This is a predicted structure of a 344-nucleotide RNA (Bacterial RNase P class A) from a Granulosicoccaceae bacterium.
Its mean pLDDT, the model's own confidence on a scale to 100, is 79.
Lineage of the source: Bacteria > Pseudomonadati > Pseudomonadota > Gammaproteobacteria > Granulosicoccaceae.
Of the family's consensus pairs, 98% are formed in the model.
[in-house]
RNA sequence: GAAGUCGACCAGGCAGUCGCUGCUUAGGCAGAGGAAAGUCCGGGCUCCAUAGGGCAGAGUGCCAGGUAACGCCUGGGGGGUGUAAACCCACGGAAAGUGCAGCAGAGAGCAAACCGCCUAAGUCACGCUCGCGUGACCGGUAAGGGUGAAAGGGUGCGGUAAGAGCGCACCGCGUUGGUGGCAACAUUCGACGGCAUGGCAAACCCCACUCGGAGCAAGAUCAAAUAGGAAAGCAAUGCCGCGGCCCGCGGUGCUUUCGGGUAGAUCGCUAGAAAUGCAGGGCGACCUGCAUUCAAGAUGAAUGACUGUCCUCGACAAAACCCGGCUUACGGUCGGCUUCCACC
Numbered sequence: 001g002a003a004g005u006c007g008a009c010c011a012g013g014c015a016g017u018c019g020c021u022g023c024u025u026a027g028g029c030a031g032a033g034g035a036a037a038g039u040c041c042g043g044g045c046u047c048c049a050u051a052g053g054g055c056a057g058a059g060u061g062c063c064a065g066g067u068a069a070c071g072c073c074u075g076g077g078g079g080g081u082g083u084a085a086a087c088c089c090a091c092g093g094a095a096a097g098u099g100c101a102g103c104a105g106a107g108a109g110c111a112a113a114c115c116g117c118c119u120a121a122g123u124c125a126c127g128c129u130c131g132c133g134u135g136a137c138c139g140g141u142a143a144g145g146g147u148g149a150a151a152g153g154g155u156g157c158g159g160u161a162a163g164a165g166c167g168c169a170c171c172g173c174g175u176u177g178g179u180g181g182c183a184a185c186a187u188u189c190g191a192c193g194g195c196a197u198g199g200c201a202a203a204c205c206c207c208a209c210u211c212g213g214a215g216c217a218a219g220a221u222c223a224a225a226u227a228g229g230a231a232a233g234c235a236a237u238g239c240c241g242c243g244g245c246c247c248g249c250g251g252u253g254c255u256u257u258c259g260g261g262u263a264g265a266u267c268g269c270u271a272g273a274a275a276u277g278c279a280g281g282g283c284g285a286c287c288u289g290c291a292u293u294c295a296a297g298a299u300g301a302a303u304g305a306c307u308g309u310c311c312u313c314g315a316c317a318a319a320a321c322c323c324g325g326c327u328u329a330c331g332g333u334c335g336g337c338u339u340c341c342a343c344c
Stems, first nucleotide, its partner, number of pairs: 001340010012310007020031004033316001037327002040325005045215004052247004057211005062076005077091001078089004092206002097204002099200002114145002116141003122137006153171006172195001173193005178187003219267004229258006238252004274293008311314001
């Protein structure tokens, strides 16, 4: 100097004039985000409602922690990508069962003889130096070759007619013990076994754990108006009760059609699983204690305009009940680490 990777912070500031909203009341104070976006998860809160059990269904899926909780976060294990710093994981089970996989190839899950090798043993024929040789049939074989991404473990020695875990040694694999670790796991520490055991479960499935529903347009209160309307059906062995079904529980009427009135105001609505600072504990996520602070609550929808000045010259983008996360969009400043090049 170039490229990469990880982390922290900011997101224009200050002043004046005018305007809007909330609170306060002589005065004044405050007023869009790190993602407010997505509506993907988890809750708080409200109602059903007195709300239990089961089935179906759905979600998650290594281990240990954190948290109100989670599909989130932290640390560790295993696997993968990268030269590395780092990053990613939809990470329980394929020996419970079912299923799926083009072409080539003999054969691709419980599957095989294409080219080869053998002629020991059996049968037939021919030749012959009577010992054998050749050919065929019947058979044996999966060590050699071929096809393929992958072919009935690998290398070596023995053995055989030729071969083969057929036997043995080492490796691999399975079961199991020791050691370390809370555990997932690790092991250059053993024992036993010749040992059919590829892939896909983000295929159906099996296993473990978790799960009522609906949602601030939830819901509560006040005021006002109308037609204390009409019809049909079921009815206690019934009907109704906010995802489906069954049992239990609760209520005592329920369902459908036609017609009529109202759509206003207030609350919910911002003091919180809150924020900041300090101290202690912890590898960390976080936890505990003390102190301080109150940072928008609109409702056809406020949070704006102008002027001056400063600089890191401002991207992506607007609150609507509120929090904890994840994902996506994006500008600038500062710093750590890795690799490469050049010079001293």